[in-house]
Molecule: small-subunit ribosomal RNA
Organism: Stenotrophomonas hibiscicola
C1' cells in the first nucleotide's frame, strides 16, 4: 500500500442524517419586578399562586434548511451509455456581484386538554392556541396574455444598539446585521442536440407504420413525432440495417523496441442500480439506497381482526467458494450539513486491530582458530570430503529485552484590548493585525539515552539436457518422476533415501497451479504467403467499389508548414524537497503522439474548365484457321438380311471352357438394309475464354493477325453481387434411333475364395431433339492487365518489308503466335528464366498445424442423384514439401558363384550307431549350443573312481587349496588291531635330519583364534580374450582441392578389360591407406652340395634267396640353398592402350595345383562351464569329503553317419602294389600250444636301422544263377578272451548258434568341375580298457558333364521408384467383438428468452361533477358575478405494471 474476483444470495444485532429556541406556541432551571394567599407579628421575612421581564436550556410538535451530498455495487445496458471535439432552444436552491423594495388585513391547525377505538401499528371525535406555516387587498419591478381598453401572478419577519421626538409604556422612530420579494451578471450544477471512435456472429439480408417528412396544436425549463389531427410516402441497409451472443465505459494498468495485444482491482471522472417490475408526489434539483403509493416474491410479529421489513452504507452472520479482515477508537486534523455563533451530527474521512497479499529497508554476527578433533559420507585404502566449518579465544550490539526521557501533527473559531468600516454614536456588527489562553483519537506513538549479553532471530526449491549445481545406497518398466525431450526392465548423476554444517540458486521467503503479453514476421498496418509445402474461383462478360495517359489554368478536399483552444487530477518520465535510506509523499516541469478552429504553400493525388494523341476503339485493304450453328452429300469398315459356291469346323485363351456350326457355320462371291465414326494427310501444326473442335460442299455467324492512312479523343484496367458458357457420367419426355462398343446382369475359366483381372454373350447408356444437372488431377496443379522493363541461341505457324535473282526455290529484318535450351536474377530445393516462378504497379480470389471433415446442423439451388455455403466437441505432436545416404522392389541394365542347367553319387523309406527335442525320473548336470552360422557340437573317448558340474544317504566347518599370527612337534613311515558302506574315528609299533652366534631359523605335520579361503552359483544384454557368419565377397575409407544453403557429392562414376576398386584410357580432380595380388609353406621339373640308418648302374665276394658284404656317389631318395614362367616370343583382335584369342618352345602357360593368410563393418551372433574379470548372491553351505546311483531311461519326432538291399556281386583258394604316422608304464619279430579272441616265452628297437604291418579295392582260378538267396546282417541263446579293485545297471573282442527289416526308397533335399566326385583300405590323437561307424590325416583305383545364364538361391556395380530407416521378417488400409469418451440424429419432454394478436387492468396523472370556500365589484342586502380548493363520489381518457389465453421464433 492492498484485502468478497464466487451468490445484484439471504440477513440476527448495533450504528451509518440531522440541525436551527436569532421562525413559533410551549416545557424546565435560575433571576428581577408587580400582585395574591395564609402564617407569624406589627417590623419584616418566609411560602405559594399569578402577571411581566431577563438569562440558561430543551423531549415531542408546527416551521425552515438538509435527508438528491457523502458512502456502496456493476445486475442491466452495444447505445436515452462512455471518450474526444463542437453546438443552442434552456433551467439553476445555497454562493458571489450590481440595482430596487410598501403598507394593511384575515381565518385556521399541530402540540396541548377531554373522551374514545385497537393485541400492535396506529387512529377517531370535540375543544384551545402561535408563527419566517396558510391566506386576502394594494404598490414595486418583472414575466406572460390581450379584444390593445386592460387583465393575471408574487414579499416576513427576527436579532443587536440607541441620542433627540412621540407613546396606550408594550413600543413607535433611527440605525446595524440578517432574512423575505423582484431583478442584472457571474460561478456552479443539470437537461438537450450533432460529429468521430467504441466486442463477436451473414449458418441473422432485408428492417420500419408514429415509421420518414411537412403544416398546426398539446406538452416541457427547453429544440424535437416528445404527443395529437390532417397531408405526403418516405426513412435505414453490404461503409453491415434488423436480429442473436457477450460486456459498464474512460483516465489508466500489464506486456512489447515500436506498431500493437490483453485488461478496466485499488485511486479518479461519467453512467446505471438500490428485494424484482411499475408509478408518480415533494422539491432548485429525484421519478429518490437508510421517502411515498399500489401490485409480486420472500421473511417477521399477531389476541388471526390486521400490521411490519429491505446491509450492492460500516462492522458482523449464514450460505456458496480455491479465496478476502474488527459487531474497535475519537471527531484531534481534512472536507460536509444545520446554525449569527458557541456548537451539534457524521462507520465520509482520520486512526487502531487482523493477513508475508504486494513493494521497500534491516538483522540473524565480526575476527582469529589445524590436533586439518570427533562424528557422518565416500574410497583407488592414500591426512579424500564436510572443513576454519565447529569447539576454543578476542571483539561488536543493529534488532530484541529491561529502565529512563520524549516530539511534530494546533491553527483558526472564541476571549481581551487596539486600528479601520459603518453610524448621530466611543454601542453593536464586520474587517485587520497584536496578545496571552483552550483543544490530540492515534499515544507515552515516532525519536533519543543507558545497561547486560552472541545473546532473541533461516528457511525453501533444485541438482539428465535446456539450466547454476553429484556421489553412494535402496528399488528393478514395480513404486514413481515428468515444463519439453524423456527416465525406470539388477551397476538409475532423472524414482525414494542419505551425505548433522556436502553442492547450486534464492533468501523472510521459496516452490506449485491458474491467467495475460512477449518469444510468434505463427493474422504479417509497420511486416507473410498461394507451380510442387495450406492457398488462383473451371472459364468469360459485367454492376458497385478500387485504380487510371500528356499539357495548361482555377480550386485547395488530400498533403505540407505555422498559430490558437482543448486534451481534468492522479499515474508514466525528468527534477527540487520531506520521512535516518528506500518504498512512499509534497511542489515544479515535460508529455498526453488526439480533436477542433484558423492563416499560409500548391510539387503529387482529387475536383472544375480547356486542349492533345502514345492507351482504347472505329473505318479501309488483305490473310490463315478441326472457331460456332444449320442443311445436304460421300467412301472404307463392322454387323445383319437374301442368294450362289462349298465342308467341318469356327471362335477364344497362358491353357481351356461357355458360345456358334451338318437345320450347313467359318471361308468366299454378288446384292441389299441400317446406324455410328471419319484411316492416310496429321505435325513440340492450327482455332477457341475455358470446356473443347478433324470426311466433303453450301448458307448463316463470332474472334484474331498483318499493312498503310483516316476518324473519335482516355471512351481505360480490374471486378464482390449478378449473368452466361461449362468434358464425362447422370435425370426427364406414354420422344426418336440403336451398327459397333458396353456399366448392370448371365455363363465359362482362374483361385483357398474371385461378387475381379481373362473369355463368350448382353441391357441401360453411348447417337438425335428439347429441358435439367454444374461437377473433374476442369492442370501450365501457375488469376487478369500494364504494346511495362530486363543478355541471347535454335526451330516452327500466319502476315509484311528490304536486298538479290528475267523465271520457282535464297538471305536479312519487323509484328503476332507456338516450342526447346540457356545469361543475369530470384527459388527451401526441384525447377523457372521476354509465353518468368526475374524487376515494378493496379484490381480481384484464396491460405493460417494434422485428423475429425468438405462431415453435422441450418440455409439456397435441383425432378432426383446431389451441388454450393460450411462448423464444433474430441484427439494427436506432429502432418507436409524438396533434396541426401542407405535398405528394399514379384523395377531396369551389366557381371560373378556347383546358383541353376548338364552329369555322378547320396539323404528322405529299412536295420543300427550317435546327437537333439519331447516325455518320464530322486537325478537323468549345464533347461550350455537352437535357421543358414545348434543337433557324430563343447566331449581328442561317462563301467566304479577321477572326469562330474546332477541325485540319495553319511560326514567336516579357517576348511581339499593360498598368505599372515601364536603354540606344539623334525618331517615322515611301513605295518598291526578294532568299529564302519566308506569318509572317518579309536588304539599301537618304528624314527629323529640340515644350518647355528645355541636364542633360534627353513621346510613339513598337528592344534587354536581371526583376517580369509572356496563356489562349473547368476548376469556373454556390464566385460577382456577367443571364435562363428556374410566372405577370400571386392569392397571400405582418408588428406588436399572443387562443388551444394545443407545433409552430402566428386575422387570410387563412364568406355574397354580382368579372378580382383586388376589394369588402361577419359574425366575437377590429384594423391594416399586397409583390403586384392605378390612376399611364406607343401607339391610338380632341373642342376649344385652332402651321402647314413636310405640307394645299387658298373667291378668284386657270399647265399637256397635277399645291398647281406667290399666298394661306389651315377640313379631313386633324403634336405639345404638355387634355377625356372614373365603374356617373355610369334600371329590376330582391340583405340597406336590395357588386355584377350591362337601358336611355338617348355616339366609346368596365362593365379600351374593346394594351404596359411579373412579389409571397414554386420548379427546386443557364441562363450562368465577353457581362462581372466566388474557387480550381485552363498559362508556349519550354493563350500569340502565319502558310499551307491544317474548322465546309457523310452509310446514318439528330427538331424548326421554307417551297413545293406546284391552278379560291375557274395563266398573259397592263390597272387601283387602304398603313403603317412606311432612306439619304453611302449611297439614287439620269431618259437610253442589254442578253431579264435588271445596266452606263454622272447630277439630287436629310444627308431630312414627294429616293431606295429602280410594294406584293401585289384589280378587269376573255382563256385553260387536272381531267390528274401551262399544277399543282408540286426536280434537271440550258449561258450569264452582281454583290460581293470570291479564289466549287473553299463565295455570291447572271439567261437558256435539264431537270421529281423530291407528287392534302391513319396513330397522334398544335399555334395561335387580333375587326380575332383565315386570307391578302397591304412594310420593317429583321446585312451587301463572301449572307434564296424565319429574326428584328424594318408595314400590306392579313378570317372562323367558344363549348350548356356531364361529361371531358383546368394553376392557385386550402375540406374530408377519409395509413404521403408528396428530399414520388406518394413510400413500400412479395412472389418469384427466388448468396454469407455466426445459429438450429431431421435418419439418426445422441460426451462429460459423473445415476437404477434387478444383479455385483463392496481397505483398514478389529466378531465368532469357533487361539495366546500371567498376581501376589494354589483346588489332589491336575501344574494349575485368572479375567483379559489376539490373529492374517500362518478365517469371518461391516457400510461399502463403484475397476471392470463392462443399461435410463433431462438
Nucleotide at each position: 500500500a492492498g484485502g468478497g474476483g464466487u451468490a445484484a444470495c439471504a440477513c440476527a444485532u448495533g450504528c451509518a442524517g440531522g440541525u436551527c429556541g436569532a421562525a413559533c406556541g410551549g416545557g424546565a432551571g435560575c433571576u428581577c419586578a408587580g400582585g395574591a394567599u395564609g402564617c407569624g407579628g406589627c417590623u419584616g421575612g418566609a411560602u405559594c399562586c399569578u402577571u411581566g421581564g431577563g438569562u440558561u436550556u430543551c423531549g415531542a410538535g408546527u416551521g425552515g434548511c438538509g435527508g438528491c451530498a457523502g458512502g456502496g455495487u456493476g445486475a442491466g445496458a452495444a447505445a436515452u451509455g462512455c471518450a474526444u471535439c463542437g453546438g443552442a432552444a434552456u433551467c439553476c436552491a445555497c454562493u458571489c456581484u450590481g440595482u430596487c423594495u410598501u403598507g394593511g388585513g384575515g381565518g385556521a391547525u399541530a402540540a396541548c386538554g377531554u373522551a374514545g377505538g385497537g393485541a400492535a401499528a396506529c387512529u377517531u371525535a370535540c375543544g384551545c392556541u402561535a408563527a419566517u406555516a396558510c391566506u386576502c387587498c394594494u404598490c414595486a419591478c418583472c414575466a406572460c396574455c390581450u379584444a390593445c381598453g386592460g387583465g393575471u401572478g408574487g414579499a416576513a419577519g427576527c436579532a443587536g444598539g440607541g441620542g433627540a421626538u412621540c407613546u396606550u409604556c408594550g413600543g413607535a422612530c433611527c440605525u446595524u446585521g440578517u432574512g423575505c420579494g423582484a431583478u442584472u451578471g457571474a460561478a456552479u450544477g443539470a437537461c438537450c442536440c450533432g460529429a468521430u471512435g467504441u466486442c463477436g456472429g451473414a449458418c441473422u439480408a432485408g428492417c420500419u407504420a408514429g415509421u420518414u417528412g411537412g403544416c398546426g396544436u398539446c406538452g416541457u425549463u427547453a429544440a424535437g413525432g416528445c404527443c395529437c389531427a390532417c397531408c405526403a410516402a418516405c426513412g435505414c441497409g453490404a461503409c453491415g440495417a434488423u436480429c442473436c451472443c457477450u460486456a459498464u465505459c474512460u483516465g489508466g494498468u500489464c506486456u512489447g523496441a515500436c506498431a500493437g495485444g490483453a485488461u478496466g482491482a485499488u485511486c479518479u471522472g461519467c453512467c446505471a442500480c438500490a428485494c424484482a417490475g411499475g408509478a408518480a408526489c415533494u422539491g432548485a434539483g429525484a421519478c429518490a439506497c437508510g421517502g411515498u403509493c399500489a401490485a409480486g416474491a420472500c421473511c417477521c410479529c399477531g389476541a388471526c381482526a390486521g400490521g411490519a421489513g429491505g446491509c450492492a452504507g460500516c462492522a458482523g452472520u449464514g450460505g456458496g467458494g480455491a479465496a478476502u479482515a474488527u459487531u474497535g477508537g475519537a471527531c484531534a486534523a481534512u472536507g460536509g450539513g444545520c446554525g449569527c455563533a458557541a456548537g451539534c451530527c457524521a462507520c465520509a474521512g482520520c486512526c487502531c486491530g487482523c493477513c508475508a497479499u504486494a513493494c521497500c529497508g534491516c538483522a540473524u554476527g565480526c575476527g582469529u582458530g589445524a590436533a586439518c578433533a570427533a562424528g557422518g559420507a565416500u574410497u583407488g585404502c592414500g591426512c579424500c570430503u564436510u572443513g576454519u566449518a565447529a569447539a576454543g579465544c578476542c571483539c561488536u550490539u543493529u534488532u530484541g529485552u529491561u529502565g529512563a526521557g520524549a516530539a511534530a501533527g494546533a491553527a483558526a473559531u472564541g476571549c481581551a484590548a487596539c486600528u479601520g468600516c459603518u453610524u448621530c454614536a466611543u454601542a453593536a456588527c464586520c474587517a485587520g493585525a497584536u496578545g496571552g489562553g483552550a483543544u490530540g483519537a492515534c499515544c507515552g506513538u515516532a525519536c533519543c539515552c543507558a545497561a547486560a549479553g552472541a545473546a532473541u532471530a533461516a528457511c525453501c526449491a533444485c541438482a539428465g539436457g535446456c539450466u547454476a549445481a553429484c556421489u553412494u545406497c535402496g528399488u528393478g518398466c514395480c513404486a514413481c518422476c515428468a515444463g519439453c525431450c524423456g527416465c525406470g526392465g539388477u551397476a538409475a548423476u532423472a524414482c525414494g533415501a542419505a551425505g548433522g554444517c556436502g553442492g547450486u540458486g534464492c533468501g523472510a521467503a521459496c516452490g506449485u497451479u491458474g491467467c495475460u503479453c512477449g518469444u510468434a514476421a505463427u493474422u504479417a498496418c509497420u511486416g507473410g504467403g498461394c507451380g510442387c509445402a495450406a492457398a488462383g474461383c473451371g472459364u468469360g462478360c459485367g454492376u458497385a467499389c478500387g485504380u487510371g495517359g500528356u499539357c495548361g489554368u482555377c480550386u485547395a478536399a488530400c498533403u505540407c508548414c505555422g498559430u490558437u483552444g482543448u486534451g481534468a487530477a492522479a499515474g508514466c518520465c525528468c527534477u527540487c524537497g520531506g520521512c535516518u535510506c528506500a518504498a512512499c509523499c509534497u511542489g515544479g516541469g515535460a508529455a498526453c503522439u488526439g480533436c477542433a478552429a484558423u492563416g499560409g504553400a500548391u510539387a503529387c493525388u482529387g475536383g472544375g474548365c480547356g486542349a492533345c494523341u502514345a492507351g482504347a476503339a472505329u473505318g479501309u485493304g488483305g490473310u490463315a484457321g478441326a472457331g460456332g450453328g444449320u442443311a445436304g452429300c460421300g467412301g472404307a469398315a463392322u454387323u445383319c438380311c437374301u442368294g450362289g459356291u462349298g465342308u467341318a469346323g469356327c471362335a477364344g485363351u497362358g491353357a481351356a471352357a461357355u458360345g456358334c456350326g451338318u437345320a450347313g457355320a467359318g471361308a468366299u462371291c454378288a446384292g441389299g438394309a441400317g446406324g455410328a465414326a471419319c484411316a492416310u494427310c496429321c505435325a513440340u501444326g492450327g482455332c477457341g475464354a475455358a470446356g473443347g473442335c478433324a470426311g466433303c460442299u453450301a448458307c448463316c455467324u463470332g474472334g484474331a493477325c498483318c499493312a498503310a492512312c483516316a476518324u473519335u479523343g482516355a471512351c481505360a484496367c480490374u471486378g464482390a453481387a449478378g449473368c452466361a458458357c461449362g468434358a464425362a457420367a447422370g435425370c426427364g419426355u406414354g420422344g426418336g434411333g440403336g451398327a459397333g462398343c458396353a456399366a448392370a446382369c448371365a455363363g465359362g475359366a482362374u483361385u483357398a475364395g474371385a461378387u475381379a483381372c481373362c473369355c463368350u454373350g448382353g441391357u441401360a447408356g453411348u447417337c438425335c431433339a428439347c429441358g435439367c444437372c454444374c461437377u473433374a488431377a476442369a492442370a501450365g496443379a501457375u488469376g487478369c492487365g500494364a504494346c511495362a522493363c530486363u543478355g541471347g541461341a535454335u526451330g516452327u505457324u500466319g502476315g509484311g518489308u528490304g536486298c538479290a535473282a528475267u523465271u520457282u526455290g535464297g538471305c536479312a529484318c519487323c509484328c503476332a503466335g507456338u516450342a526447346u535450351c540457356g545469361a543475369a536474377g530470384a527459388u527451401a530445393a526441384c525447377g523457372c528464366g521476354u509465353u518468368a516462378a526475374g524487376u515494378u504497379c493496379g484490381c480481384u480470389g484464396c491460405c493460417u498445424g494434422g485428423g475429425g471433415a468438405g462431415u453435422a446442423c441450418g440455409g439456397u439451388c435441383g425432378c432426383a442423384a446431389g451441388a454450393c455455403u460450411g462448423a464444433a466437441a474430441c484427439u494427436c505432436a506432429a502432418a507436409g514439401g524438396a533434396a541426401u545416404u542407405g535398405a528394399c522392389g514379384g523395377g531396369g541394365g551389366c557381371c560373378c558363384g556347383c546358383a541353376c542347367a548338364a552329369g555322378c553319387g547320396g539323404u528322405g523309406g529299412a536295420g543300427u550307431a550317435u546327437g537333439u527335442g519331447g516325455u518320464a525320473u530322486a537325478a537323468u548336470u549345464c533347461u550350455g549350443a537352437u535357421g543358414c552360422a545348434a543337433c557324430g557340437c563343447g566331449a581328442a573317448g561317462a563301467a566304479c573312481g577321477c572326469u562330474u558340474a546332477c541325485c540319495u544317504g553319511g560326514c567336516c566347518u579357517u576348511g581339499a587349496c593360498a598368505u599372515g599370527u601364536c603354540g606344539a612337534g623334525a618331517a615322515c613311515u611301513u605295518g598291526u588291531c578294532c568299529a564302519g558302506a566308506g569318509a572317518u574315528g579309536g588304539a599301537u609299533c618304528g624314527g629323529u635330519g640340515c644350518c647355528u652366534u645355541c636364542g633360534g631359523c627353513a621346510a613339513c605335520u598337528c592344534g587354536a583364534a581371526c583376517a580369509c579361503a572356496g563356489g562349473u552359483g547368476c548376469u556373454g544384454c556390464a566385460u577382456g580374450g577367443c571364435u562363428g557368419u556374410c566372405g577370400u565377397c571386392a569392397g571400405c575409407u582418408c588428406g588436399u582441392g572443387u562443388u551444394u544453403u545443407g545433409a552430402g557429392a566428386u575422387g570410387u562414376u563412364g568406355u574397354g578389360u580382368g579372378a580382383a576398386g586388376u589394369c588402361c584410357c577419359g574425366c575437377a580432380a590429384c594423391g594416399a591407406g586397409g583390403g586384392c595380388a605378390a612376399c611364406c609353406c607343401c607339391u610338380g621339373u632341373c642342376a649344385u652340395u652332402a651321402g647314413u640308418u636310405g640307394c645299387c648302374a658298373a667291378c668284386a665276394c657270399a647265399u637256397a634267396a635277399u645291398g647281406g658284404u667290399g666298394g661306389g656317389a651315377a640313379c631313386u631318395u633324403u634336405a639345404a640353398g638355387g634355377a625356372g614362367a614373365c603374356c617373355g616370343c610369334c600371329g590376330g583382335u582391340g583405340a597406336c592402350a590395357a588386355a584377350c584369342c591362337g601358336g611355338a618352345g617348355g616339366a609346368a602357360g596365362g593365379u600351374g595345383g593346394g594351404g596359411a593368410u579373412g579389409a571397414c563393418g554386420u548379427c546386443a551372433a557364441g562363450u562368465c562351464a577353457u581362462c581372466a574379470u566388474g557387480g550381485c548372491c552363498c559362508u556349519u553351505a550354493c563350500g569340502g569329503c565319502c558310499u551307491g546311483g544317474g548322465c546309457u531311461a523310452c509310446a514318439c519326432a528330427c538331424g548326421u553317419g554307417u551297413u545293406a538291399c546284391a552278379a560291375u556281386g557274395g563266398u573259397a583258394g592263390g597272387g601283387a602294389c602304398a603313403g603317412a604316422g606311432g612306439g619304453c608304464u611302449g611297439c614287439a619279430a620269431g618259437c610253442c600250444g589254442g578253431u579264435g579272441a588271445g596266452g606263454g616265452u622272447a630277439a630287436g628297437c629310444c627308431a630312414a636301422u627294429c616293431c606295429c604291418a602280410g594294406a584293401a579295392a585289384c589280378c587269376c582260378u573255382a563256385u553260387c544263377u536272381c531267390a528274401g538267396u551262399c544277399c543282408g546282417g540286426a536280434u537271440u541263446g550258449g561258450a569264452g578272451u582281454c583290460u581293470g579293485c570291479a564289466a549287473c545297471u553299463c565295455g570291447a573282442c572271439u567261437c558256435c548258434u539264431u537270421g529281423a527289416a530291407g528287392u534302391c526308397g513319396g513330397a522334398a533335399u544335399c555334395g561335387c568341375u580333375a587326380g575332383u566326385a565315386a570307391u578302397c583300405g591304412c594310420a593317429g590323437a583321446u585312451c587301463a580298457g572301449c572307434a564296424g561307424a565319429g574326428c584328424u590325416g594318408c595314400g590306392g583305383u579313378g570317372a562323367a558333364u558344363a549348350c548356356g545364364u531364361u529361371c531358383c538361391c546368394g553376392g557385386g556395380c550402375c540406374u530408377u521408384g519409395u509413404a521403408c530407416a528396428c530399414a520388406c521378417c518394413g510400413c500400412c488400409g479395412g472389418a469384427c467383438a466388448c468396454a469407455c469418451c466426445a459429438u450429431g440424429g431421435g418419439a418426445g419432454u422441460u426451462u429460459g428468452u423473445u415476437g404477434c394478436a387478444c383479455c385483463a387492468g392496481a397505483a398514478g396523472c389529466a378531465g368532469g361533477u357533487a361539495g366546500c370556500u371567498u376581501a376589494a365589484c354589483c346588489u332589491u342586502c336575501g344574494g349575485g358575478a368572479g375567483g379559489g380548493c376539490g373529492a374517500u363520489c362518478c365517469u371518461u381518457g391516457c400510461u399502463c405494471a403484475c397476471g392470463g389465453u392462443g399461435c410463433g421464433g431462438c